[in-house]
This is a predicted structure of a 73-nucleotide RNA (transfer RNA) from Hydractinia symbiolongicarpus. The source organism's lineage runs through Eukaryota, Opisthokonta, Metazoa, Eumetazoa and Hydractinia. It matches the Rfam family "tRNA". From the family's description: Transfer RNA (tRNA) molecules are approximately 80 nucleotides in length. Their secondary structure includes four short double-helical elements and three loops (D, anti-codon, and T loops). Further hydrogen bonds mediate the characteristic L-shaped molecular structure. tRNAs have two regions of fundamental functional importance: the anti-codon, which is responsible for specific mRNA codon recognition, and the 3' end, to which the tRNAs corresponding amino acid is attached (by aminoacyl-tRNA synthetases). tRNAs cope with the degeneracy of the genetic code in two manners: having more than one tRNA (with a specific anti-codon) for a particular amino acid; and 'wobble' base-pairing, i.e. permitting non-standard base-pairing at the 3rd anti-codon position. The RNAcentral record of the sequence draws on Ensembl Metazoa. The prediction has a mean pLDDT of 81.
RNA sequence: GCCGCUGUGGCGCAAUGGCUAGCGCGUUGGACUUCUAAUUCAAAGGUUGUGGGUUCGACUCCCAACAGCGGUG
Numbered sequence: 001g002c003c004g005c006u007g008u009g010g011c012g013c014a015a016u017g018g019c020u021a022g023c024g025c026g027u028u029g030g031a032c033u034u035c036u037a038a039u040u041c042a043a044a045g046g047u048u049g050u051g052g053g054u055u056c057g058a059c060u061c062c063c064a065a066c067a068g069c070g071g072u073g
Base pairs, nucleotide, nucleotide: 001072002071003070004069005068006067007066010025011024012023013022018056027043028042029041030040031039050064051063052062053061
C1' cells in the first nucleotide's frame, strides 16, 4: 500500500429498517446487619466514535475520513 472485521453508559456485550436502545458487572441511595461482607429494593448514567447520504422511519443500509485489531506483498 491492498483486503477484511470492529467502533453502542465507567467496563464487557445485545438489539429483524418500526414500542421509551436493553442485559451483566460496576457506581450512588434505601432496607437488612452491632459493623463489614452477602442479600434485597430503587436510582443515576447513552445524543449508538466523527461528518454526510438513502428512507415515512436508521444502532441497523450506503459514502468519506478517523481509531483499533487481523490478514497479505